RNAcentral holds the sequence, with entries from ENA.
A computed fold for a 1477-nucleotide RNA from an uncultured prokaryote, annotated as small-subunit ribosomal RNA.
Its Rfam family is "Bacterial small subunit ribosomal RNA". Gene Ontology terms of the family: structural constituent of ribosome and ribosome.
The prediction has a mean pLDDT of 83.
RNA sequence: AACGAACGCUGGCGGCGUGCUUAACACAUGCAAGUCGUACGUGAUUGGAAGCUUGCUUCAAGUAAAAGUGGCGCACGGGUGAGUAACACGUAGAUAAUCUACCUUCAAGCCUGGGAUAACUAUUCGAAAGGAUAGCUAAUACCGGAUGAAGUUGUCUGGCAUAAGUUGGAUAAUGAAAGAUUGCCUCUUCUUGAAAGCAAUUGUUUGGAGAUGAGUCUGCGGACCAUUAGUUUGUUGGUGGGGUAAAGGCCUACCAAGACUGCGAUGGUUAGCUGGUCUGAGAGGAUGAUCAGCCACACUGGAACUGGAACACGGUCCAGACUCCUACGGGAGGCAGCAGUGAGGAAUUUUGCGCAAUGGGGGAAACCCUGACGCAGCAACGCCGCGUGAGUGAAGAAGGCCCUUGGGUCGUAAAGCUCUGUCAGUGGGGAAGAAGUCAUUUAGUGUUAAUAGCAUUAUUUGUUGACGGUACCCACAAAGGAAGCACCGGCUAACUCCGUGCCAGCAGCCGCGGUAAUACGGGGGGUGCAAGCGUUGUUCGGAUUUAUUGGGCGUAAAGCGCGUGUAGGCGGUUGUCUAAGUCUGAUGUGAAAGCCCGGGGCUCAACCCCGGAAGUGCAUUGGAAACUGGGCAACUUGAAUACGGGAUAGGGAAGUGGAAUUUCGAGUGUAGGGGUGAAAUCCGUAGAUAUUCGAAGGAACACCAGAGGCGAAGGCGGCUUCCUGGACCGAUAUUGACGCUGAGACGCGAAAGCGUGGGGAGCAAACAGGAUUAGAUACCCUGGUAGUCCACGCCGUAAACGAUGAGAACUAGGUGUUGCGGGUAUCGACCCCUGCAGUGCCGCAGCUAACGCAUUAAGUUCUCCGCCUGGGGAGUACGGUCGCAAGAUUAAAACUCAAAGGAAUUGACGGGGGCCCGCACAAGCGGUGGAGUAUGUGGUUUAAUUCGAUGCAACGCGAAGAACCUUACCUGGGUUUGACAUCUUCGGACAUCAUGGAAACAUGGUAGUCAGUUUGGCUGGAUCGGUGACAGGUGCUGCAUGGCUGUCGUCAGCUCGUGUCGUGAGAUGUUGGGUUAAGUCCCGCAACGAGCGCAACCCCUAUCCUUAGUUGCCAUCAUUUAGUUGGGCACUCUAAGGAGACUGCCGGUGUCAAACCGGAGGAAGGUGGGGAUGACGUCAAGUCCUCAUGGCCCUUAUGUCCAGGGCUACACACGUGCUACAAUGGCCGGUACAAAGGGCAGCAAUACCGCGAGGUGGAGCGAAUCCCAAAAAGCCGGUCUCAGUUCGGAUUGGAGUCUGCAACUCGACUCCAUGAAGUUGGAAUCGCUAGUAAUCGCGUAUCAGCAUGACGCGGUGAAUACGUUCCCGGGCCUUGUACACACCGCCCGUCACACCACGGGAGUCUGUUGUACCGGAAAACGGUGGGCUAACCUGCAAAGGACGCAGCGUCCUAAGGAAUGGCCGGUGACUGGGGUG
Repeated sequence: AACGAACGCUGGCGGCGUGCUUAACACAUGCAAGUCGUACGUGAUUGGAAGCUUGCUUCAAGUAAAAGUGGCGCACGGGUGAGUAACACGUAGAUAAUCUACCUUCAAGCCUGGGAUAACUAUUCGAAAGGAUAGCUAAUACCGGAUGAAGUUGUCUGGCAUAAGUUGGAUAAUGAAAGAUUGCCUCUUCUUGAAAGCAAUUGUUUGGAGAUGAGUCUGCGGACCAUUAGUUUGUUGGUGGGGUAAAGGCCUACCAAGACUGCGAUGGUUAGCUGGUCUGAGAGGAUGAUCAGCCACACUGGAACUGGAACACGGUCCAGACUCCUACGGGAGGCAGCAGUGAGGAAUUUUGCGCAAUGGGGGAAACCCUGACGCAGCAACGCCGCGUGAGUGAAGAAGGCCCUUGGGUCGUAAAGCUCUGUCAGUGGGGAAGAAGUCAUUUAGUGUUAAUAGCAUUAUUUGUUGACGGUACCCACAAAGGAAGCACCGGCUAACUCCGUGCCAGCAGCCGCGGUAAUACGGGGGGUGCAAGCGUUGUUCGGAUUUAUUGGGCGUAAAGCGCGUGUAGGCGGUUGUCUAAGUCUGAUGUGAAAGCCCGGGGCUCAACCCCGGAAGUGCAUUGGAAACUGGGCAACUUGAAUACGGGAUAGGGAAGUGGAAUUUCGAGUGUAGGGGUGAAAUCCGUAGAUAUUCGAAGGAACACCAGAGGCGAAGGCGGCUUCCUGGACCGAUAUUGACGCUGAGACGCGAAAGCGUGGGGAGCAAACAGGAUUAGAUACCCUGGUAGUCCACGCCGUAAACGAUGAGAACUAGGUGUUGCGGGUAUCGACCCCUGCAGUGCCGCAGCUAACGCAUUAAGUUCUCCGCCUGGGGAGUACGGUCGCAAGAUUAAAACUCAAAGGAAUUGACGGGGGCCCGCACAAGCGGUGGAGUAUGUGGUUUAAUUCGAUGCAACGCGAAGAACCUUACCUGGGUUUGACAUCUUCGGACAUCAUGGAAACAUGGUAGUCAGUUUGGCUGGAUCGGUGACAGGUGCUGCAUGGCUGUCGUCAGCUCGUGUCGUGAGAUGUUGGGUUAAGUCCCGCAACGAGCGCAACCCCUAUCCUUAGUUGCCAUCAUUUAGUUGGGCACUCUAAGGAGACUGCCGGUGUCAAACCGGAGGAAGGUGGGGAUGACGUCAAGUCCUCAUGGCCCUUAUGUCCAGGGCUACACACGUGCUACAAUGGCCGGUACAAAGGGCAGCAAUACCGCGAGGUGGAGCGAAUCCCAAAAAGCCGGUCUCAGUUCGGAUUGGAGUCUGCAACUCGACUCCAUGAAGUUGGAAUCGCUAGUAAUCGCGUAUCAGCAUGACGCGGUGAAUACGUUCCCGGGCCUUGUACACACCGCCCGUCACACCACGGGAGUCUGUUGUACCGGAAAACGGUGGGCUAACCUGCAAAGGACGCAGCGUCCUAAGGAAUGGCCGGUGACUGGGGUG
């Protein structure tokens, strides 16, 4: 795009078309083929006349009803597509091999006789259908005779043609007929008028011609299967005969053995064919409804009759199935005609009107018949046209929807106002389609004696319409009666809200839906089409996705494993002839319709009419001769042969050689050997291994050896001989295209395997044992049989690979190597230049998707062969062929998926590689894991034990501090504009007491009324109360978010612009060589630059200087208990500013670089130490309970207030700490030295009290001044003496202190008493590289109080690092990849379960078909014909003859029967693999 469509929703009108695609299933009922009286005999009803017994008879006419004889028609028209793969159809021819009724035309004729028969009548059989017998009768029915050629046949013969023919002549034989109607009386007869006769019309006979229609034959064309490869006996041909309208094995007898087939016979499956139709740019592909041409069929099968034509849709006979009638004896029937019914089906109409038109049959005609046809009805089934209104109208109405609350949108849409009148409705008018026929008027013409008549021409008038009062026209009233369907994620035009929550559902493909769905459902809005719109089905297109136009085969699917060669295809140069192909012209044909163009008619269009063009085809014919083909003649360059050479693991056979392994014999010799990662099995004291000598046997041939050589491939390797193949080089000669490829065919063909017979040293499937392992039917070890070897025969496959068919030509080079040759050179071997043939590597153009190929092409061309067409199923099943078997070869389908695949890219990953780093390992020090306890978590428990954090990167985390509060949890009690905010409006000002209660709160009482002022109850108004908008939520979602944070990781990376390369993804830069802590720097480089990171800039600290000198300091002077005071500011210190360090200097190494190593100087040396600082990103990492925030949820509660409880529970498990287990220690006494902090609701001295926590009291200090404040380890002295202790301090009892409204649940501290576990900690695991670890104390935040935690501070102060193999993490380069959610990836097979299709299967059941046989209806040909027999002959007759008929039998044959095969299919216990989940 299309449709004979169907289904869903919807539906106003008209025109034109179309309408059982399925069951060629079965059919009730009606109709669809009759007609002619001008062929014939008869003749009812009706009407006429006469007679009258008024309902009968007679008469003549007329009708033609009913039937019959006869003629013509029924073979057309109409239906259907079952069969048919065929001369059925299409196209072009042939018929010299034929027929043709009716029609036209030409010629000739129509003479004379005869016998029957139906109807009818009578009798009779039968239920019926239908018959039987006897009798009568006519014809255009039937028959005899005559005439007769232009016919037919035979013989003779001429012309023309030629494959049988055609056209003439002569002769012989044979061979027709029918009348009817009308008119007339000129001639003849009777004579009104008729008959003979004449005329006209019509019919009839014979022959010729035409037209039409048909038969037959031929070339070419159009389906599939080779898993159908051979078929055929009337088969192929001939001769004779028969048969037909007609050629012919069409039939028959005989003879011959042919005929068809790979250019597809035979068989099977499917199918009516064509013009055309649909699609497509075309070439094609699909299709064969309606219309038209042809064919076939008519319930199924067979058969003939009649006829011009049939083997006959509405005819006959027979057989069969089915239906109906029946008196059971018998009969009847055929809608695939038009309607209609049932059935089937997704599905297809009225039992209509009319012969008015067109056409057909009959007839002289009128006319009759016509379900052909013309019309109407039903159906949106299709195409076309029209309408459902038009203009104006902004308060942008109401309402709906959305909303950022401003508004937007439906939307000029509506309403309103002004108009119009198509369609539908009502009323009125009203066609064309009609020309004829017939009758009639008038005028001619012909015939004739005729102005009658008849025929005919023109003319006048009348008569004929199913549709239908339809089309069309006019008028009337009225916007009134007339819009839906699908879609809106992308493809694809069109977006939002709500509901739902991987549910319900959608879906053509991709895919959507798991709480913010433009994808589901609904609403609003929009888009598209519109009386339709969607869906489904089918065809073509897109699809260059079967490729002729117009594809491919190295790796994506695809080159046979290789050769020889048949058919076939293709083929070098020159000349000449031909004209098959080719090209060109002409002629014929290519039906009509359709398509296209022009014109015309319906108002337009659809539709219809007229004309033209086209129809690429076929045939005939004239011409051309370049090319292809063919014939002939030549040529040498393709090909081949001869001659001379050298090379060679080419093949076959025979012989022969040495090394090694093993075994055997003998000797020497002694305890092991062997084997492995390590072992063991195994061998060995019966003497192994080792070693020496000898022997046997089999297999394979070290070095040479090479990217080397040979062969078609497989493949070929010691040496010698024999036989034999091919290639190459050189120079001359010969043949003269002899060539290339190659379907089938034939041959060769590794390894393994098979058969028979040998052989068997080593090796070695199977097998055994030992190991390994979770297991180990493996890898490893010890043994070991087939086999490996030989001969003969099979098999016929391999990643049989260059994954690259063979041949030929052309198209830059460079460099090896093998064989032969030429040149040059040499004494010679080399070297150098060069030709041919092979074999490698690199590389340009070109090609390629890329990788890559590149004179050995995958480049540019030609020829031939093979092969491919998404993945799986499957190289499988079935069938065939081959094989001893294994199996090979040929080779599907159902079903299933939306991919499978190639090459390259970026990542990620690897029990891949290279380089490098890190307390990563190693080297060390100290811990954790064991005990007690603190704290956090899990779990459990509970009314609640609020919530979050969960590998590293949760677990002394949020929490820098839960007794109440906090608090979010639980129980109970209250409250509802609220504990808190804003607005509104009204009342309108503060306080206090009492009662109840656990409190919150509730109830009640007392007292009083703010400020301003314009003096108006005017204005403002804290607080409280009321109203409603709203507040509130630590409720949910961190997977809707912002912000903040963790982590990889302070790892060295992450990117961009421009350029360049690549089809592209991308690459380059960023890789490489060095170097660094570093993508730090240097060098190189198709890159050049740049950004975020690194480093530096910032802070603290280490040295110095300058400035300053109190509250700090004190060297010197004085003074004191005391830097206490005077004095001083040198020093320390404080806190501002500077200096200093930069690989700057020297030496070495290095590439002359970057840099590294060493050194000097220096307080400090190579980033001096520490901090802050965290790239692009990853983990849907963490947080909605800090805060902010979308959406959802609650609103007398999930809000809020209060009391009490809980977060503190406790069989248990884990993390992080503290204290210990002691003598490097505990205890007692004495004594020394910090830093950094804090302090007014505060720190608090001296003093006093208490054993102590602490209390009393309060100087000083908002602090370099006073206080906290004692630093501790350390040092000195004493004691303890290795023990569960003078270690350790848990637990518990008692008594207290402090904070606080309150220490019961549940605080800290003190004193007295008690005195648990624990004696250095399993597997495992953590931290740390220097002022670090370890150890010692001090301070601060939070805080009323509560610190073993956190954050800081200083004191004392180590050990070790060979090194980078390994573990973990990370960086760069490279490699492989089937991974990309990225190895925590992907993914294979069995097993279990469910479903699906398929194969096998003892069988069983249909269908179809072959062969041989039984059977044999009807019918036709021929035979017979004893029975019967009108026409003709003989005969007076009787009768006979001839012809014919019945009957009978033969041949052939449909149905039917039974036997045995083939093929397709259904089903089948069981079974096999496959697919999906």